[in-house]
RNA sequence: GCCCGGAUGGCGGAAUUGGUAUACGCGAGAGACUUAAAAUCUCUUGGGAGCAAUCCCUUGUGGGUUCGAGUCCCGCUCCGGGCA
Numbered sequence: 001g002c003c004c005g006g007a008u009g010g011c012g013g014a015a016u017u018g019g020u021a022u023a024c025g026c027g028a029g030a031g032a033c034u035u036a037a038a039a040u041c042u043c044u045u046g047g048g049a050g051c052a053a054u055c056c057c058u059u060g061u062g063g064g065u066u067c068g069a070g071u072c073c074c075g076c077u078c079c080g081g082g083c084a
Stems, first nucleotide, its partner, number of pairs: 001083007010026003019067001027045006046057004060076005
């Protein structure tokens, strides 16, 4: 240099054919149980605004296509693999 794959909440990781982003698990917070704790069980858990209802933003990054993009297209960055 060329080719292939990947980047999603604090972490791992799902998301069908483009149609509710963050299922599920871990971790964290609150509660129940306990003399107390562990274990177990229940609830909550991306960010911001708001008294609230609700609204806005968010899939490495900058664009594009589309009514609609994590998903398709182009550039770039980083990580892994292959060829020379």
The prediction has a mean pLDDT of 81. The RNA shown here (transfer RNA) has 84 nucleotides and comes from a bacterium. Its Rfam family is "tRNA". It is annotated as a transfer RNA. The sequence is in RNAcentral, with records from ENA and MGnify. RNAcentral records the identical sequence in 2 taxa.